[in-house]
RNA sequence: UGGGGUGUAGGCAAGUGGCAAGCCAUCCGCCUUUGGAGCGGACAUUCGGAGGUUCGAAUCCUCCCACCCCAG
Numbered sequence: 001u002g003g004g005g006u007g008u009a010g011g012c013a014a015g016u017g018g019c020a021a022g023c024c025a026u027c028c029g030c031c032u033u034u035g036g037a038g039c040g041g042a043c044a045u046u047c048g049g050a051g052g053u054u055c056g057a058a059u060c061c062u063c064c065c066a067c068c069c070c071a072g
Stems, first nucleotide, its partner, number of pairs: 001071007010024003018055001026042005048064005
């Protein structure tokens, strides 16, 4: 420098046009002699950043950034 992939909550991770599942962690409550066990509840006006397309974008397009792989 060229090509490809990944980027979603503190961590893992689904969602691939119709307003973001789940698990762990954390917080609150219940239970309990206690608890790091069990049960119930809460937790992403925002998906790496900026533009664009669309009635509507995490999802499509462009550029940029970070990391990984391949080639030189």
The RNA shown here (transfer RNA) has 72 nucleotides and comes from Candidatus Cloacimonas sp. 4484_209.
Rfam family: tRNA. Rfam classes the family as a transfer RNA. Its family is annotated with triplet codon-amino acid adaptor activity in the Gene Ontology. Rfam describes the family as follows. Transfer RNA (tRNA) molecules are approximately 80 nucleotides in length.
Its mean pLDDT, the model's own confidence on a scale to 100, is 80.